Molecule: transfer RNA
Organism: Kapaibacterium sp. (SeqCode)
RNA sequence: UGUGGGGUGGAGCAAUUGGUAGCUUGUUGGGUUCAUAACCCAAAGGUUGUAGGUUCAAGUCCUACCCCCGCAA
Repeated sequence: UGUGGGGUGGAGCAAUUGGUAGCUUGUUGGGUUCAUAACCCAAAGGUUGUAGGUUCAAGUCCUACCCCCGCAA
């Protein structure tokens, strides 16, 4: 320099053809227990890497840029 893949709550990952962003774990509160763990219930936590564009509507499509991993030179 070219090329492929990726960036989504604290962590790890989903999201079927564009139509209310979910799951596991963690955190907090409650239940249960003599008590803790385990188990059960609930809640909080996300401007979906950044900036634009298309659209009634974008995590998803388009453009540029930033960062991470791989391949080639």